A computed fold for a 384-nucleotide RNA from an Ahniellaceae bacterium, annotated as Bacterial RNase P class A. It matches the Rfam family "Bacterial RNase P class A". Rfam classes the family as a ribozyme.

[in-house]
RNA sequence: GGAGUCGGCCAGGCAGUCGCUGCGCCACGGAGUCGCAAGACCACCGGGCGGGGAGGAAAGUCCGGGCUCCACAGGGUACGGUGCCAGGUAACGCCUGGGCGGCGCGAGCCGACGGAAAGUGCAACAGAGAGCAGACCGCCGAACGGCGCCGCGAGGCGCGCGUGGUAAGGGUGAAAGGGUGCGGCAAGAGCGCACCGCGCCGGUGGCAACACGCGGCGGCACGGCAAACCCCACCGGGAGCAAGACCGAAUAGGGACGCAAUGGCGUGACCCGCGCCGCGUCCGGGUUGGUCGCUUGAGCCUGGCGGUGACGACAGGCCCAGAGGAAUGACUGCCGGCGGCCGCAAGGCCGCGACAGAACCCGGCUUACCGGCCGACUCCGCAC
Numbered sequence: 001g002g003a004g005u006c007g008g009c010c011a012g013g014c015a016g017u018c019g020c021u022g023c024g025c026c027a028c029g030g031a032g033u034c035g036c037a038a039g040a041c042c043a044c045c046g047g048g049c050g051g052g053g054a055g056g057a058a059a060g061u062c063c064g065g066g067c068u069c070c071a072c073a074g075g076g077u078a079c080g081g082u083g084c085c086a087g088g089u090a091a092c093g094c095c096u097g098g099g100c101g102g103c104g105c106g107a108g109c110c111g112a113c114g115g116a117a118a119g120u121g122c123a124a125c126a127g128a129g130a131g132c133a134g135a136c137c138g139c140c141g142a143a144c145g146g147c148g149c150c151g152c153g154a155g156g157c158g159c160g161c162g163u164g165g166u167a168a169g170g171g172u173g174a175a176a177g178g179g180u181g182c183g184g185c186a187a188g189a190g191c192g193c194a195c196c197g198c199g200c201c202g203g204u205g206g207c208a209a210c211a212c213g214c215g216g217c218g219g220c221a222c223g224g225c226a227a228a229c230c231c232c233a234c235c236g237g238g239a240g241c242a243a244g245a246c247c248g249a250a251u252a253g254g255g256a257c258g259c260a261a262u263g264g265c266g267u268g269a270c271c272c273g274c275g276c277c278g279c280g281u282c283c284g285g286g287u288u289g290g291u292c293g294c295u296u297g298a299g300c301c302u303g304g305c306g307g308u309g310a311c312g313a314c315a316g317g318c319c320c321a322g323a324g325g326a327a328u329g330a331c332u333g334c335c336g337g338c339g340g341c342c343g344c345a346a347g348g349c350c351g352c353g354a355c356a357g358a359a360c361c362c363g364g365c366u367u368a369c370c371g372g373c374c375g376a377c378u379c380c381g382c383a384c
Base pairs, nucleotide, nucleotide: 001380002379003378004377005376006375007374008373009372010371012335013334014333015332016331017330018329020053021052023050024049025048026047028046029045030044032041033040034039055355059366060365062364063363064362065361066360067240068239069238070237074272075271076270077269079236080235081234082233083232084098085097086096087095088094099113100111101110102109103108114231115230119229120228121225122224136170137169138166139165140164143163144162145161146159147158148157149156150155178196179195180194181193182192183191197220198218199217200216201215202214203212204211205210244292245291246290247289254283255282256281257280258279259278263277264276265275266274267273299318300317301316302315303314305312306311337352338351339350340349341348342347
């Protein structure tokens, strides 16, 4: 100098003018209450002052919790989810560390990563054969038969024609029943042997997953798919702030149909259990305003401490949107960032500035995103 990996952070700044929203204060104007009056009270409407007012993802609503209601939330079945190990956490499908497998020269990255020697099932096309497999090309001619030749004969030699042997090599496929070498054989083959690999048992190390250039046994028996059913282990009661509570208004009088006590409804999968009682559907009629929940919380910042880390405990400090057809904005100027053009230069002109916007609240994951900053590390080239 170039190429790259991982982690963290920012999301333009300042000033002026005009607005929006909700909070606190002020009784200045209006409304209201009390009072004969003077006046007092009240923050409802306006006005004034003060301070607050979107995000790293507020998003997708995919997981996990808090909170609220379902009388109690009990047992079973089903269903759903998760799935290497240990830890963190309120909890998780998240995070951290480790193991194993794969990728990368490397820093590092990726992985639904329990069970296929319980059962059922699946494998298109191609291919001879796809599950206790198979022989198309090839190789062989040992064995039986055939044919040819030689021999007086017993028999010998040959062909590869039939029955055959084989699984080296070729070919098909995502996948064809260990690999390399030597021996062996008619040709071959774990057929035999050596090494490697694999399985089982034991030992050693590790909390564990697992590892081992450790020991013994076994020629190898046991192919793949469980994001197919299934088996095993663990987890899960349901609904959601339109939850739910209170005030006000309304719920008048009715009609039709169905079932009705071995019944119906609720407990929002089903059964048991439990609770309540006439219940359900449709037509028609009425209401659809306000307050709370509503933001102090697994909260934020700083510091040192424990831990490899996720994180934890401690001390000090801080209060940081709470709307409800839904505010958080617009304009101007200066500075700063990026790009282009002009200029020797100082500088000037023009353009760009993303993704997106709270709606009960948190912890995650995923997705979107102009541009920029910081730290740690890897590889290559050059120079010393």
The gene name in the source record is rnpB.
The prediction has a mean pLDDT of 76.